[in-house]
Molecule: transfer RNA
Organism: Phycisphaerales bacterium
């Protein structure tokens, strides 16, 4: 320098153009002498980042940072 793929909640990871959700992880309340564990229940997001398309974009299209591979 071309090329493919990933980037989404604290972590893993879902969502095939229509109201972002799960699991763990955290508050809280049961439940126990006491901690874990178990049970109920809450809250969590500029979906890397600027733009366009569209009534609507996490998803499509340009661009661009970074991470993985792969050719040179």
């Nucleotide at each position: 320098g071309g090329g493919g793929c990933c980037g989404u909640a604290g972590c893993u990871c879902a969502a095939a153009g229509g109201u972002a959700g799960a699991g763990c992880a955290c508050g809280g309340a049961c439940c126990u002498g006491u901690c874990a564990a178990g049970u109920c229940u809450g809250a969590u997001g500029u979906u890397g980042c600027g733009g366009g398309u569209u009534c609507g974009a996490g998803u499509c299209c340009c661009g661009u940072c970074g991470g993985c591979u792969c050719c040179a």